[in-house]
RNA sequence: CCCGUCGAGGGGCGCUGCGACCGUGACGACACGGCCAGGCUCGACGUGGCACGUUCUUGAACGGCGCCCGGCUUUA
Numbered sequence: 001c002c003c004g005u006c007g008a009g010g011g012g013c014g015c016u017g018c019g020a021c022c023g024u025g026a027c028g029a030c031a032c033g034g035c036c037a038g039g040c041u042c043g044a045c046g047u048g049g050c051a052c053g054u055u056c057u058u059g060a061a062c063g064g065c066g067c068c069c070g071g072c073u074u075u076a
Base pairs, nucleotide, nucleotide: 001049002048003046004045005044006043007042008041009040010069011068012067013066014065015064018039021034022033023032024031025030038062
């Protein structure tokens, strides 16, 4: 680093619907239908692979549209 699982990034309701996934029509490209707004980032654990160094410091940045709740700050 890839893959899988788990946790965190305050929470809820409604709407739309891309990707992925499922189903159907097809060999396929693709089309239609269904589902769908943590699919992103950070961390932990694990299988396999890799060696793309060591030390120090830091502890975050985000998530369509509309509405609502909570927390902090503020005279508001």

This is a predicted structure of a 76-nucleotide RNA (SAH (S-adenosyl-L-homocysteine) riboswitch aptamer) from Dyella soli. The sequence is in RNAcentral, with records from Rfam. Rfam family: SAH (S-adenosyl-L-homocysteine) riboswitch aptamer. Rfam links the family to the GO terms S-adenosylhomocysteine metabolic process and regulation of gene expression. Lineage of the source: Bacteria > Pseudomonadati > Pseudomonadota > Lysobacterales > Dyella. Its mean pLDDT, the model's own confidence on a scale to 100, is 75.